[in-house]
This is a predicted structure of a 110-nucleotide RNA (SAM riboswitch aptamer (S box leader)) from a Sphingobacteriales bacterium. Of the family's consensus pairs, 97% are formed in the model. Lineage of the source: Bacteria > Pseudomonadati > Bacteroidota > Sphingobacteriia > Sphingobacteriales.
RNA sequence: CACUUAUCAAGAAAGGUAGAGGGUAAUGGCCCGAUGAAACCUUGACAACCUGCUUCGAUUUAUUUCGGAGAAAGGUGCCAAUUCCAACCGCUUAGGCGGAUAGAUAAGUC
Numbered sequence: 001c002a003c004u005u006a007u008c009a010a011g012a013a014a015g016g017u018a019g020a021g022g023g024u025a026a027u028g029g030c031c032c033g034a035u036g037a038a039a040c041c042u043u044g045a046c047a048a049c050c051u052g053c054u055u056c057g058a059u060u061u062a063u064u065u066c067g068g069a070g071a072a073a074g075g076u077g078c079c080a081a082u083u084c085c086a087a088c089c090g091c092u093u094a095g096g097c098g099g100a101u102a103g104a105u106a107a108g109u110c
Stems, first nucleotide, its partner, number of pairs: 002109007013043005021032003027086003044079001046077001049075003053070006083102001088099004
């Protein structure tokens, strides 16, 4: 990179370096940005995908296996706007709704 599964309308700050872009494929919009973008570093927060931990229930020869609840030590992730909106398909009371594609994150396989 590819494939599979799950989630994506919630949530979450400062400081330093830096100096013009950014909103994660591409298109059209619309936003953010010298009152400081991206990127990097430090500390902190948010969340609960994986490992581990506490606890409850069932189960087992067996903390064995499955499920619920909780905290948050480790591995990620993340801290503007619904994945910022639309663009493709279907429905529609023409307001909007649903789905798909794509993307992001996690785990697994190769």